[in-house]
RNA sequence: UGUGACCUUCGGGGCAGGGUGAGGCGAAAGCCAAUUCCCGAUCGGCGGUACAGCCCGCUACCCGCUUCGCGGUGGAUCCGGUGAAACUCCGGAGCCGACGGUACAGUCCGGAUGGAAGAAGGUCAAC
Numbered sequence: 001u002g003u004g005a006c007c008u009u010c011g012g013g014g015c016a017g018g019g020u021g022a023g024g025c026g027a028a029a030g031c032c033a034a035u036u037c038c039c040g041a042u043c044g045g046c047g048g049u050a051c052a053g054c055c056c057g058c059u060a061c062c063c064g065c066u067u068c069g070c071g072g073u074g075g076a077u078c079c080g081g082u083g084a085a086a087c088u089c090c091g092g093a094g095c096c097g098a099c100g101g102u103a104c105a106g107u108c109c110g111g112a113u114g115g116a117a118g119a120a121g122g123u124c125a126a127c
Stems, first nucleotide, its partner, number of pairs: 002127001003125008017039003023032003041107002043097002045058004053095002062072004077093005099110003
């Protein structure tokens, strides 16, 4: 240093502000009412590679099974510039985001004080 077994720790972020008013309350005047709608704002897991949410691969979520586990599914980008090399950098303009709940949700609440891709460190063994 590499390989194998085991252990420990770590391992996902995010609606400022404004508008509307389904609906609720009230005798009425009127009041309340969406982080979900509209304007606008804002966020970006892990490995690879010229530094990546949208290139390749993986996880989560979801679906199926013979339920240890295995299999399937799994969103979205272009243009210009620099360069040996960039769909990754710089400039510009775009786009995407599981399931359940609820006034229709990437951002709220919930499964989740969970799990994973993986990251770091350690112990042992043989070479």